[in-house]
RNA sequence: CCGCACUAAGCGGGGGGCUGGCGGUCCCCUGAACCCGAGAUCCGCCAUACGCGGGGCUGAAUUCCCACCUGAGGCCUCUCAGGUCGGGAAACGGCCCUCCGGAAAGGCGAUGAAAGUCGGGUCCCAUGCGACGGGAACCCGUGAACCUGGUCAGGCCCGGAAGGGAGCAGCCAUAAGCGGGAUUUCCCGGGUGACAUGGGGUAGCCCGGCUGGAGCCUGAAAGGAGGGUACGACCCGGUCUGAGAAUGUCGAGGGUGGGUGUGCGG
Numbered sequence: 001c002c003g004c005a006c007u008a009a010g011c012g013g014g015g016g017g018c019u020g021g022c023g024g025u026c027c028c029c030u031g032a033a034c035c036c037g038a039g040a041u042c043c044g045c046c047a048u049a050c051g052c053g054g055g056g057c058u059g060a061a062u063u064c065c066c067a068c069c070u071g072a073g074g075c076c077u078c079u080c081a082g083g084u085c086g087g088g089a090a091a092c093g094g095c096c097c098u099c100c101g102g103a104a105a106g107g108c109g110a111u112g113a114a115a116g117u118c119g120g121g122u123c124c125c126a127u128g129c130g131a132c133g134g135g136a137a138c139c140c141g142u143g144a145a146c147c148u149g150g151u152c153a154g155g156c157c158c159g160g161a162a163g164g165g166a167g168c169a170g171c172c173a174u175a176a177g178c179g180g181g182a183u184u185u186c187c188c189g190g191g192u193g194a195c196a197u198g199g200g201g202u203a204g205c206c207c208g209g210c211u212g213g214a215g216c217c218u219g220a221a222a223g224g225a226g227g228g229u230a231c232g233a234c235c236c237g238g239u240c241u242g243a244g245a246a247u248g249u250c251g252a253g254g255g256u257g258g259g260u261g262u263g264c265g266g
Stems, first nucleotide, its partner, number of pairs: 001266006009058003012030005020046005034055004064259007073250003077245012092232002094229007105218004115211008123200006129193002132189006138181005148173004156165003
């Protein structure tokens, strides 16, 4: 150096997510890379964690291992914009309410406006009266197996008899109770009254008298004041999407360089 047979190793890797952590199942990137089975309130593990079980292939180099360069893509951080959700506040806009404001027009007013003053009412309390409601008295009816009354057939008791006694049913009456009535009387009640008398109060409103002597009322808009609402704008936070920044971090793939066995034979 060549041939044969083996072995280590390899037959994909990476980011995110999950997890105390490491792998896998999941999503994404890379791009071509054996087959079968299970895997999310899951599967296998513990820093020597870079899957588990079964089978197959390649095999010391294009393929395995290491270093460097490059580098798809992801992640952390920050900024901006937009969407969405929640909370806050009420200086601004919107909307709503009240008041001021008062155009046109209408109405009231010298048969007296506004304003002032006096009286009365509206309001409250007491008493009386009335109405209403309830109850009692009152009237009518009904109303007791015995424990109510009268009369008591029959029967019972006493008596030799004359006679006497108690007394059921029936009949009559009645008590409590029940039902009805409505005139009168009495008692009681209150979301009771176009009532009377007395007292209190009187901001506002109404009516009237007096003074007064020309105004008063309704009322659109602009504008103004106050209150409310929370639609917008505003502030804070969560979440999603997009864009950007530079630093950091992980990094598939590609390139360059280096490294790595055992036995037998020639």